This is a predicted structure of a 391-nucleotide RNA (Bacterial RNase P class A) from a Steroidobacteraceae bacterium. A source record names the gene rnpB. The model forms 94% of the base pairs in the Rfam consensus. Rfam family: Bacterial RNase P class A. Gene Ontology terms of the family: dimeric ribonuclease P complex, ribonuclease P activity and tRNA processing. Rfam classes the family as a ribozyme.
RNA sequence: GGAGUCGGCCAGGCAAUCGCUGCAAACCUCGCAAGAGGUGAGUGGAGGAAAGUCCGGGCUCCAUUGGGCAGAGUGCCAGGUAACGCCUGGGGGGCGUGAGCCCACGGAAAGUGCAACAGAAAAUAAACCGCCAACGCCCCCACCCUUUGGGAGGGGGCCGGUAAGGGUGAAACGGUGCGGUAAGAGCGCACCGCGUCGGUGGUAACACGCGACGGCACGGCAAACCCCACUCGGAGCAAGACCAAAUAGGGAGGCAGAUGGCCAGCUGCAAAGUGAGUCAUCAGGUGCGGCCCGCAUCGCUUCCGGGUAGGUUGCUUGAGGUGUCUGGCGACAGGCAUCCCAGAUGAAUGAUUGUCCUCGACAGAACCCGGCUUAUCGGCCGACUCCCACU
Repeated sequence: GGAGUCGGCCAGGCAAUCGCUGCAAACCUCGCAAGAGGUGAGUGGAGGAAAGUCCGGGCUCCAUUGGGCAGAGUGCCAGGUAACGCCUGGGGGGCGUGAGCCCACGGAAAGUGCAACAGAAAAUAAACCGCCAACGCCCCCACCCUUUGGGAGGGGGCCGGUAAGGGUGAAACGGUGCGGUAAGAGCGCACCGCGUCGGUGGUAACACGCGACGGCACGGCAAACCCCACUCGGAGCAAGACCAAAUAGGGAGGCAGAUGGCCAGCUGCAAAGUGAGUCAUCAGGUGCGGCCCGCAUCGCUUCCGGGUAGGUUGCUUGAGGUGUCUGGCGACAGGCAUCCCAGAUGAAUGAUUGUCCUCGACAGAACCCGGCUUAUCGGCCGACUCCCACU
């Protein structure tokens, strides 16, 4: 000097004028007071993603709550956190020269299933080219001994053996070497690989130039079904609460009750019958994901028609921010100090002028918070890696 990697910060600045909005000292008016109204110094006013609505919660309601099944989610280990599918650190795997980055990372000897084309064959496989061709059979050549035959050799073919070599493929039932064999093959051996058991280190995942045994069960895919471990009610601020006002205390249906006891009344001369109500048992309906059990409750449900949709609250003091100290590799936790930092409701921060410059992208809260993902102009700061040149 160049090229990179990781982390942090800012989000056009300044000035003036007018405008919007939350809180509001002080003052004024009404009022006995509570309180109501007006003016209003001063002060605050969109983001790193406010987006997506993908996760997790706080909070509110169902509701008085439990269990199970189905279903869904996560998936190495240890921590952090209110919690998480997030974050931190570690292990393993992969990419990169490296700083670093990525991982949908439990189980394939529980079972089922899938793999185009090529290839003989894609998992208890099998022979396209090739190698051998012993035993047995056939053909040809020809030798020896011998003579109703016997022995031995060469070549070819068949039955047969083989999976070492070659081919196909992303991948072909361990690798290298030696021995052995008719030719080969863990067939045997050595080393490596693999498996089981043990030892050492580590909380663990795992690691080990560790030991012993074993010729050796084991190709891939579970982001295939499945098995295993852990977690999981639902709906949502348009949740919910309160106030005021208005209407028609409206109309038409359907389902739902049996048994027994007590008992007002009524009928009866009496016995007895009937019976509003009440109690018990059983059934049935309803109860904010599906089903079952349990629990609660006593009604449930369809259609037509009418009224209101106004105001207040929830609503911003929080699992809060900042600074510092302590502990921790770290995420983070705790102590002390300090600060208040948007609460609109058809939806508030805009307009004009001047000036500076790095010339401004993506883009606007609507109950709140912790994450993830996506979009994005320009600038600044820090640490680290690699390359080149000079000294």

Its mean pLDDT, the model's own confidence on a scale to 100, is 77.